About this RNA: Predicted 3D model of a 354-nucleotide part of an RNA (small-subunit ribosomal RNA, central domain) from a Nanobdellota archaeon. Model confidence (mean pLDDT): 87 of 100. It matches the Rfam family "Archaeal small subunit ribosomal RNA". The family has 86 seed sequences and 709 matches in Rfam 15.1. NCBI's taxonomy places the organism under Archaea, Nanobdellati, Nanobdellota.
Context: one part of a larger RNA
RNA sequence: UUGGGCCUAAAGCGUACGUAGCCGAACCAGCAAAUCUCUUGUGAAAUUGCCAGGCUCAACCUGACGAAUUGCAAGAGCGACUACUGGUUUAGAGAUCGGGAGGAGACAGGGGUAUUCCUUGGGGAGCGGUAAAAUGUUUUAAUCCUUGGAAGACCACCCGUGGCGAAGGCGUCUGUCUAGAACGAAUCUGACGGUGAGGUACGAAAGCUAGGGGAGCGAUCCGGAUUAGAUACCCGAGUAGUCCUAGCUGUAAACGCUGCGAACUAUGUGUCGCAGAUUCUUCGUGAAUCUGCGGUGCCGGAGCGAAGGCGUUAAGUUCGCCGCCUGGGAAGUAUAGUCGCAAGAUCGAAACUU
Numbered sequence: 001u002u003g004g005g006c007c008u009a010a011a012g013c014g015u016a017c018g019u020a021g022c023c024g025a026a027c028c029a030g031c032a033a034a035u036c037u038c039u040u041g042u043g044a045a046a047u048u049g050c051c052a053g054g055c056u057c058a059a060c061c062u063g064a065c066g067a068a069u070u071g072c073a074a075g076a077g078c079g080a081c082u083a084c085u086g087g088u089u090u091a092g093a094g095a096u097c098g099g100g101a102g103g104a105g106a107c108a109g110g111g112g113u114a115u116u117c118c119u120u121g122g123g124g125a126g127c128g129g130u131a132a133a134a135u136g137u138u139u140u141a142a143u144c145c146u147u148g149g150a151a152g153a154c155c156a157c158c159c160g161u162g163g164c165g166a167a168g169g170c171g172u173c174u175g176u177c178u179a180g181a182a183c184g185a186a187u188c189u190g191a192c193g194g195u196g197a198g199g200u201a202c203g204a205a206a207g208c209u210a211g212g213g214g215a216g217c218g219a220u221c222c223g224g225a226u227u228a229g230a231u232a233c234c235c236g237a238g239u240a241g242u243c244c245u246a247g248c249u250g251u252a253a254a255c256g257c258u259g260c261g262a263a264c265u266a267u268g269u270g271u272c273g274c275a276g277a278u279u280c281u282u283c284g285u286g287a288a289u290c291u292g293c294g295g296u297g298c299c300g301g302a303g304c305g306a307a308g309g310c311g312u313u314a315a316g317u318u319c320g321c322c323g324c325c326u327g328g329g330a331a332g333u334a335u336a337g338u339c340g341c342a343a344g345a346u347c348g349a350a351a352c353u354u
Stems, first nucleotide, its partner, number of pairs: 004325003007308002012322001014202004021195003025089006033082001036077007048066002051063004092192001093189003096185003104178007111155002115151004121145002126137002163170002207248006216242002222236003259321006268298013303310002327354003337346003
């Protein structure tokens, strides 16, 4: 303890798009489905209240009147809200135009240092590695210096609580193609919107299938050490893999452990983008300051919170929609279904125990 919750106690789907559903801006008119009001009918009896009567009283029984029966139906009315119909508006949303920002994505081409290997010349005994060593490598000339070449991977500095992307993620340069956001203009459409069960798409690393590639690194495996042992940490080798192409897998501490959208509610201070103003100017796509909008950080008031803390990027005050939670273990197990080549994924119990 459901009139409850989900940052950290159990609980936000990894992320987006979107079907049904649910919810939805302002104004005018209509209608009267729903809501509301009134009336009528009906809503058995027993029960219940009160009064009267009958058993010697009472319990009990009988009768009259009333209440209740929270409902249903019909008729009349109301016109605020909701629904529906018609018309209109522009503050939401979208389109258009403009100049900027960006590691956003796909493909193609170019570049850079390092590494390893091959090669040329020099040189001649060690090199390498560690806490110390050894395995290893080396007179078949290593390590080291040097000439030329090849290969594959990666992209130092710039690099910044800086940028972009829905998330995963994205960092050398140039080109082509594709997408999104912000700002400014106020030209157009006129609620076209929000969320989203199912569904669909994307989704790190590892893994799988087929074909390439293979420099460095490096699970497994093999040596050397360490140790009581050492299936490890350290050292030497090194396969899969890491890379590319085409598919599959669909999971992560996929994290801000915080679903999405909207409105409202103190400041202060960094930083990024755009726009405007002022000042400076070497007149440049320059600099500084301020203002507006949008993003991203820090501090902090009210408020909230069990506290830590959050605090206009809310965990504050509210609304809409979705997902999820209900003691610990057994267990994300078993079984069935679906998906997958497999690994496994997804959905997901109970007995029993405490």